[in-house]
Context: one part of a larger RNA
RNA sequence: UUAGGUUUAAAGGGUGCGCAGGCGGGAUAAUCAGUCAUCGGUGAAAUACUUCGGCUUAACCGGAGAACUGCCGGUGAUACUGUUAUUCUUGAGUUCGGAUGAGGCAAGCGGAAUGCGUAGUGUAGCGGUGAAAUGCAUAGAUAUUACGCAGAACCCCUAUUGCGAAGGCAGCUUGCUAAACCGCGACUGACGCUGAGGCACGAAAGCGCGGGGAGCGAACAGGAUUAGAUACCCUGGUAGUCCGCGCCGUAAACGAUGAUUACUCGUUGUGUGCGAUACACGGUACGCGACUGAGCGAAAGCAUUAAGUAAUCCACCUGGGGAGUACGUCGGCAACGAUGACACUC
Numbered sequence: 001u002u003a004g005g006u007u008u009a010a011a012g013g014g015u016g017c018g019c020a021g022g023c024g025g026g027a028u029a030a031u032c033a034g035u036c037a038u039c040g041g042u043g044a045a046a047u048a049c050u051u052c053g054g055c056u057u058a059a060c061c062g063g064a065g066a067a068c069u070g071c072c073g074g075u076g077a078u079a080c081u082g083u084u085a086u087u088c089u090u091g092a093g094u095u096c097g098g099a100u101g102a103g104g105c106a107a108g109c110g111g112a113a114u115g116c117g118u119a120g121u122g123u124a125g126c127g128g129u130g131a132a133a134u135g136c137a138u139a140g141a142u143a144u145u146a147c148g149c150a151g152a153a154c155c156c157c158u159a160u161u162g163c164g165a166a167g168g169c170a171g172c173u174u175g176c177u178a179a180a181c182c183g184c185g186a187c188u189g190a191c192g193c194u195g196a197g198g199c200a201c202g203a204a205a206g207c208g209c210g211g212g213g214a215g216c217g218a219a220c221a222g223g224a225u226u227a228g229a230u231a232c233c234c235u236g237g238u239a240g241u242c243c244g245c246g247c248c249g250u251a252a253a254c255g256a257u258g259a260u261u262a263c264u265c266g267u268u269g270u271g272u273g274c275g276a277u278a279c280a281c282g283g284u285a286c287g288c289g290a291c292u293g294a295g296c297g298a299a300a301g302c303a304u305u306a307a308g309u310a311a312u313c314c315a316c317c318u319g320g321g322g323a324g325u326a327c328g329u330c331g332g333c334a335a336c337g338a339u340g341a342c343a344c345u346c
Base pairs, nucleotide, nucleotide: 003318004317005316006315007300008299012314014201015200016199017198021194022193023192025088026087027086028085029084030083031082033081034080035077036076037075038074039073040072041071042070049065050064051063052062053061054060091191092188093187094186096183097182098181103177104176105175106174107173108172109171110154114150115149116148117147118146119145120144121143125136126135162169163168206247207246208245209244210243211242215241216240220236221235222234223233258313259312260311261310262309263308266291267290268289269288270287271286272285273284274283295302296301319346320345321344328339329338330337331336
């Protein structure tokens, strides 16, 4: 490079927005750039190919032919693609009317639990474990009652539930704000899809500055266990976990399954609308699940939420180790991240 692939064998970017690029709905007309036909010119010779001939043959050499799949120009064709013009409504979007949700941001409020403080009652243990000990306690603990303070998280409801692009989102109320969905069919008239670079968002841990610190708890200390025990268990406990602002940019960031569109048997549950109503029925749209066909698959399995049948665009893979390492470059306060090999070896 060609080809084949990417759920689990190597391989889908963590997610979105989007410039360039690639691709793109129906009708009519024009044009003839791509495309097709034909003609002319050119495409040196040698080489390679076919055939004939010359050295006894071959190598070698000579003649002829074809080829040189290309480029330039002329004439013509007009289905498709392109371009231009007009137009259409199904794709896409807007208006109107509904209704839903842990979607986001901010502020306020609430109760339970935990810990602490003060006061009361009360007395010898408490705590912890496989068993213990360290630890706490006569300076009155544990337990219990009352009052107060603090921080963090929100029991039940709660579910193959819902929402969000992903990360993720759950006490209650209010304010601000975003989105998908349904109904109607009024409006715009292809305005679309994808998207290298780029930009934005991005769990936890970590970092900087300032707060906060109840519980939990890396490090650390002690007690056990053990041959040892730099662990698992226990008693403590600092960073951290929480808040504000700013960085970091990674995860088994997983559905290990890129986005979009069309098509393709059925059964069943459920969320939110609409329809129809007899509260019987079971239609329709968009979601979330289970099962099972055809088909696919190496199988496990997938199966209208495809891993089926097709199309467009992007990303990625090409034996294991060396190695996500070295070097260089870019980013970062740092930690480190991104890009990313060779030698050698099996």
About this RNA: Predicted 3D model of a 346-nucleotide part of an RNA (small-subunit ribosomal RNA, central domain) from an uncultured organism. Its Rfam family is "Bacterial small subunit ribosomal RNA". RNAcentral holds the full RNA, with entries from ENA and SILVA. The prediction has a mean pLDDT of 88.